Overview:
Small-subunit ribosomal RNA from a metagenome, 1527 nucleotides, folded computationally. The coordinates come from a structure-prediction model, not an experiment, and the mean pLDDT is 85.
[in-house]
RNA sequence: AGAGUUUGAUCCUGGCUCAGAGCGAACGCUAGCGACGUGCCUGCGACAUGCAAGUUGAGCGGAAGUCCAGACCUUCGGGUUUCGACUUUAGCAGCGAACGGUCGAGUAACACGUAAGGAACCUGCCACGCAGACCGGGACAACGGACCGAAAGGUGCGCUAAUACCGGAUGGUGAGUGUUGGAGACAUCUCCGACACUUCAAAUCGCUUAUUUAGGAGACGAGAUAAGUGGCUGCGUAAUGGCCUUGCGUCCCAUCAGCUAGUUGGCGGGGUAAUGGCCCACCAAGGCGACGACGGGUAGCUGGUCUGAGAGGACGAUCAGCCGGACUGGGACUGAGACACGGCCCAGACUCCUACGGGAGGCAGCAGUCGGGAGUCUUGCACAAUGGGGGAAACCCUGAUGCAGCGACGUCGCGUGUGGGAUGAAGUAUUUCGGUAUGUAAACCACUUUUGCGGGGGGCGAACACAAUGACGGUGCCCUCGCGAAUAAGCCCCGGCUAACUACGUGCCAGCAGCCGCGGUAAUACGUAGGGGGCGAGCGUUGCUCGGAUUGACUGGGCGUAAAGCGCGCGUAGGCGGUCCAUUAAGUGUGUGGUGAAAUGCAGAGGCUCAACCUCUGUCCCGCCGCGCAAACUGGUGGUCUUGAGAUUGGGAGGGGGAUGCGGAAUUCCUGGUGUAGCGGUGAAAUGCAUUGAUAUCAGGAGGAACACCGGCGGCGAAGGCGGCAUCCUGGCUUAUAUCUGACGCUGAGGCGCGAAAGCGUGGGUAGCAAACGGGAUUAGAUACCCCGGUAGUCCACGCCGUAAACGAUGGAUACUAGGUGUGGGAGGUCUCGACCCCUCCCGUGCCGUAGCAAACGCGUUAAGUAUCCCGCCUGGGGAGUACGGCCGCAAGGUUGAAACUCAAAGGAAUUGACGGGGGCCCGCACAAGCGGUGGAGCAUGUGGAUUAAUUCGAUAAUGACCGAAGAACCUUACCCAGGUUUGACAUGUCAGCGCCGUACCCGGAAAUGGGUAUUCUUGUAGUAAUACAAGCGCUGUCACCGCUGUUGCAUGGCUGUCGUCAGCUCGUGCCGUGAGGUGUUGGGUUAAGUCCCGCAACGAGCGCAACCCGCGUUCCAUUUUGCCAUCAGGUAAUGCUGGGAACUAUUGGAAGACCGCCCCGGGUAACCGGGAGGAAGGGGCGGACGACGUCAAGUCAGCAUGGCGCUUAUGCCUGGGGCCUCACACAUGCUACAAUGGGCGCAACAAAGGGAUCCGAAGCCGCGAGGUAGAGGCAACCCCAUAAAGGCGUCCUCAGUUCGGAUCGCAGUCUGCAACUCGACUGCGUGAAGUUGGAAUCGCUAGUAAACGCGGAUCAGCUAAGCCGCGUUGAAUACGUUCCCGGGCCUUGUACACACCGCCCGUCAAGUCACCUGAAUUGUCUGCACCUGAAGUGCGUGGCUCAACCGCAAGGAGAGAGCGCCCGAGGGUGCGGGGAGUAAGGGGGACUAAGUCGUAACAAGGUAGCCGUACCGGAAGGUGCGGCUG
Repeated sequence: AGAGUUUGAUCCUGGCUCAGAGCGAACGCUAGCGACGUGCCUGCGACAUGCAAGUUGAGCGGAAGUCCAGACCUUCGGGUUUCGACUUUAGCAGCGAACGGUCGAGUAACACGUAAGGAACCUGCCACGCAGACCGGGACAACGGACCGAAAGGUGCGCUAAUACCGGAUGGUGAGUGUUGGAGACAUCUCCGACACUUCAAAUCGCUUAUUUAGGAGACGAGAUAAGUGGCUGCGUAAUGGCCUUGCGUCCCAUCAGCUAGUUGGCGGGGUAAUGGCCCACCAAGGCGACGACGGGUAGCUGGUCUGAGAGGACGAUCAGCCGGACUGGGACUGAGACACGGCCCAGACUCCUACGGGAGGCAGCAGUCGGGAGUCUUGCACAAUGGGGGAAACCCUGAUGCAGCGACGUCGCGUGUGGGAUGAAGUAUUUCGGUAUGUAAACCACUUUUGCGGGGGGCGAACACAAUGACGGUGCCCUCGCGAAUAAGCCCCGGCUAACUACGUGCCAGCAGCCGCGGUAAUACGUAGGGGGCGAGCGUUGCUCGGAUUGACUGGGCGUAAAGCGCGCGUAGGCGGUCCAUUAAGUGUGUGGUGAAAUGCAGAGGCUCAACCUCUGUCCCGCCGCGCAAACUGGUGGUCUUGAGAUUGGGAGGGGGAUGCGGAAUUCCUGGUGUAGCGGUGAAAUGCAUUGAUAUCAGGAGGAACACCGGCGGCGAAGGCGGCAUCCUGGCUUAUAUCUGACGCUGAGGCGCGAAAGCGUGGGUAGCAAACGGGAUUAGAUACCCCGGUAGUCCACGCCGUAAACGAUGGAUACUAGGUGUGGGAGGUCUCGACCCCUCCCGUGCCGUAGCAAACGCGUUAAGUAUCCCGCCUGGGGAGUACGGCCGCAAGGUUGAAACUCAAAGGAAUUGACGGGGGCCCGCACAAGCGGUGGAGCAUGUGGAUUAAUUCGAUAAUGACCGAAGAACCUUACCCAGGUUUGACAUGUCAGCGCCGUACCCGGAAAUGGGUAUUCUUGUAGUAAUACAAGCGCUGUCACCGCUGUUGCAUGGCUGUCGUCAGCUCGUGCCGUGAGGUGUUGGGUUAAGUCCCGCAACGAGCGCAACCCGCGUUCCAUUUUGCCAUCAGGUAAUGCUGGGAACUAUUGGAAGACCGCCCCGGGUAACCGGGAGGAAGGGGCGGACGACGUCAAGUCAGCAUGGCGCUUAUGCCUGGGGCCUCACACAUGCUACAAUGGGCGCAACAAAGGGAUCCGAAGCCGCGAGGUAGAGGCAACCCCAUAAAGGCGUCCUCAGUUCGGAUCGCAGUCUGCAACUCGACUGCGUGAAGUUGGAAUCGCUAGUAAACGCGGAUCAGCUAAGCCGCGUUGAAUACGUUCCCGGGCCUUGUACACACCGCCCGUCAAGUCACCUGAAUUGUCUGCACCUGAAGUGCGUGGCUCAACCGCAAGGAGAGAGCGCCCGAGGGUGCGGGGAGUAAGGGGGACUAAGUCGUAACAAGGUAGCCGUACCGGAAGGUGCGGCUG
């Protein structure tokens, strides 16, 4: 620091996702040790049990116990009692209990933070200072005794002490009041004084020691005095803690915009420690709010924590400060302090006890339990340390605290060994079978002992003068001994991002997935394994935060087309603001003071063995407050100026606005005339109008609306918008010269006004046009496009509506930054007789263009450039401009404006293609012009379908269908049935046994095959031989294997088809572009051609084209047999038959020839084109072979080859038979015909190219014939197949289902073959069907072509060949032309297509799922108002009642209390509202979901250009009207 993901590719915009760090975590797998931290984030849910706040006997009286001494009694055990000492302590009393500890419910607040203020305040204990403590009194607990109650507890009566309580005295530097002096920051006020008056205290109590002493027999000792010590009272000071006030800061919602009655203020009271509506009475009517009041939601705040480069963002566990809470709500009491966690009272809910009468309780203290939850610990030890309370102290208490325990929850540290060790072991995985990997890894050898286990010694925390004192703990740590590699490794990942690859399994299944996406038989993406990568006592996952995200942009973004400029103006608040001078000092700068707690962070040191952790020092804490200084800039104040702005004056242009009047053309209608049969309308028609006279035409009249030409990227206006002429009223603009005012300016949230069309209300008007509607067409339909009609409306007046593609898709203002060229208005200059021309300036309106900007397109002084100011707006697509709420509207609707859910994109510009019912240019038997066919018939063949045991398989749009198949009776053959077989029909190898094999014969069987008989191994070596060994061959058995036309042509090779013999397809370098890419290859000509020429930021090159190759056409040279025969000779009935010839033809080989070379015209002096000459041949001579980059996952695993998969007594192999030949049909390709240009018969002509040895097979003879016989000749320029046929000549038929046509069927045959039944061909005789030229539609062909005619060959025993491949014979017609159909090439244009138009895509309907809105009603909750009731309690009042202290002899008084009453008052109740939540019949749209229905709206001119607003209509997309936009 970035990366992945929109596209065929590109750039941009933009969202989504990932890599990082972190956590009080949880979950999964795993787990050796230690240190330091940390641990209910959820139910502020409920709590069993124990503990968490007591202490003081040196305040007091008792009680109990022990002891000493004494006395008395005694059963001698002891008991009673007195004095004293000691211990314990319930009660009275004091202090504490308001701290410490816990939690975060509430709280948006002076709660918190920070800085100030309190002259408006309080402060126990502690410190310091001053002064003091005198004289009295009466009670109440405890206790005694009585009583009630289950208990908790309570009630009378009686006694008693005090540092408890009360009265009086004294008392000032205290308090209050008054007078008065001084001082201060001078309203009230405060401080320092003086005087006068009034008023308020106490416990001289406890202890210790010493002295003394009443008393006592004594022990002892009240009391007194002194010293010490702890307390007491008043006041002052200080400290600490608290309380109050204020400035600033502190979350979200404006779909919360108005809130407020103690409300705001005053006066007077009350209350408090103290200010204050804090409370009360009265008076006034204020107070708050867009700088966000009020309301709603959420939330303890902070130091800090996490993240981040920072600015920020998020958070507020542990530690620390503050606040708030203590079962829920209310209340006060006590006290220095509380409205009080372990106090009280009341109410409520809940729990517990109960004798049912009544009582008790509050873990959000420490442990612990249940519950909730994904989830969070021990009912531990100790007060040794630190700290706290009490005490004079000892000491007691302390779940504060110090420690330990549990949890990998986190951070940090350590270990699980170290070195050597190659037969690279075994195993495992993989393999091309050779190997490779795991891998020095292991084994093995040597060593070490951290950790662990066992043992010994020392030893911090201890500081309190000394001594004593350790929970942790017999622990860390240090020293030391023994044992033994011993006790210790997992988790995740391996398609890209992102580091790490193979095998098997699976087969869109199972599954994975953070995003993109993997999986449909070869998955590096699923699962497993091997291997590898990462981290490591952990590793992953999930959740959450920040980051990346400059994706809310202060740092640091945008708004022409991507999301985004309000439709336009006027203007309020606000923001911003020209020039110079002076002043001020708010902003600003600088210096200084205070504060900014500690901890944290950072830096440097230090302490735990290191580290984490801890300690110290420094710094930081970016802030706030005060004081001083400065005065440039901003602001304030005062003044100046004229350039911004405005005003006056003279000209000027204009569809600017409003009102009134006038005019002509045209349409329509009415009247009349002329006139007659149609008019009108369309692609074509029809509806419609018309003989009751239309249309046409003439004249007259009526009425409404709009203003031709001029008219123009011309004018005016802020925008919407404005167009005949005239008049009146009126706004703005501009120019020129001066003068005046003197910053008066710019923008503009709210607000106000204007605002096309449609639409609405009321009243008019209505010629034309025209939503809706009616009719006619079109169509599959046509709720449309077209036509005929036609109502609202369009028009006017007044009032609403307030929206448009209200667009330059570009807010306003100002300044600056090259030019060129039009145009509208004006002014000046020059010149002229003058209008012009020309030059300059200002204002407007266009085009081109520099710099610059921009993703590109483009913008470019009219900015989208460079800057400043102000406003508006945007933050992924859909949901949705929708819902709810508010406001506006008569309504239609407008405005403001979400969320759930869902997708990974949606977009902009440009690029290359492809496509278009876009354009231009140009080709092709593409059309046209012709000739002949197909489609109708019969037959043949192929295919589909059907059938079948099987009808084997494949091909099957063009580019399948006489295709693979150049030949299915068996074979072929792959299919079916049946019978057999299992190392196999075939290959290689191993082992064991045997000796065959072959031949001949017999038996069973349909055959395959099975059984049997006879004969019987070969070679070599050794051996006399038997025989043994080895090799070969064969058989039997075994193991490897063989085999498969089984599957995948979407795993492949090879080959092939097609576009297409179309003229294209690319590269290198350069140049242009951010880039995809372009250029070259486009352009002007030309060609069959990217063929060539010219031009050109291109210059060259390659694959294609052409040529080179083959055949045909002319000539020449060579060549002569089997071919030829002109000349010469011979010969025959005849024939190159013979001699001979080498001329000709022909054969074979070689060469020449054609190149627009020559001439003319055209063209650009080109390429080239047209014509001509010559020539056998012309402008590629004709035909072939030859097929660029690529496309179709085109075809073929069944031709062959081949990966993977499958079968292995079968999916292999053998055999017999059957099938591939079926047949209601449909299609395709052919043959034969329908006849006279013909058919039959007779006579007699002319080819070429081929084939032939298991072959072609002659003559002759036989047969009507197929054929038979025969066997000459031929390995073929020799012989044979082999008569070519149409044609010619002659004759018959005469238009007929025929002398056409030959299907079909019958009979008889021939040939091939093992065999013609299924299922061959051919022959003869007989039979003689359909068919009389073929609907829509469709095919071939441009010359030796079509058409017609026959011949040959391959395959092959034969043949279903009418097919295919070739050969020659006869031999045409037509092409004006490129509008149209089809295909193609080039350029250009549009595009929402890129699987590329067989594309994309819209809406209704139907189905499923999900969330949302509405919804009669209903459930619980929060809250407001009103009223009723009203506990505890404070306050106030109070007749009677009650009462120790004071007064009084007493009665009584003073005072107090209970009770009662009143105000307030929690809670409860009733009624009426509001908010949000849940449920819900029904209603509504929305989103999503491989293959549902209907149409075809949009994208191309998308087939009616599209879109916007509005209105009406329609199953639906949508259609139409009106106005607008060009995207």